A computed fold for an 81-nucleotide RNA from a Nitrospirales bacterium, annotated as c-di-GMP-I riboswitch aptamer. It was read from a public genome assembly, where an Rfam model found it. The source organism's lineage runs through Bacteria, Pseudomonadati, Nitrospirota, Nitrospiria and Nitrospirales. The coordinates come from a structure-prediction model, not an experiment, and the mean pLDDT is 85.

């Protein structure tokens, strides 16, 4: 100095919910902000869910959302054991 890893510190981020707006809709976006969270930073590439079309239905197929569902990339603060 690097990696693992997660005591303590300084900070963060922000589930619900609640108010405006946006959109067919899943959700977003911004303000408050109580759960949680050490990658809950950024990415929609595999699974996944959800929300619109097609199908006679179902099954498939398309297009989209979700990164706080999960794996995977990327890139990050601080230093105990």
């Nucleotide at each position: 100095u690097u990696c693992c890893c997660g005591a303590a510190a300084c900070g963060g981020c922000a589930c619900u919910c609640c108010u405006a707006c946006u959109g067919c809709g899943a959700a977003g976006u911004a303000g408050g902000g109580u759960c949680g969270c050490a990658a809950u930073g950024c990415c929609a590439g595999g699974a996944g869910u959800c929300a619109g079309g097609u199908c006679c239905c179902a099954c498939g197929c398309c297009u989209g959302a979700c990164c706080g569902u999960u794996c995977a990339g990327c890139u990050a603060c601080c230093g105990a054991a």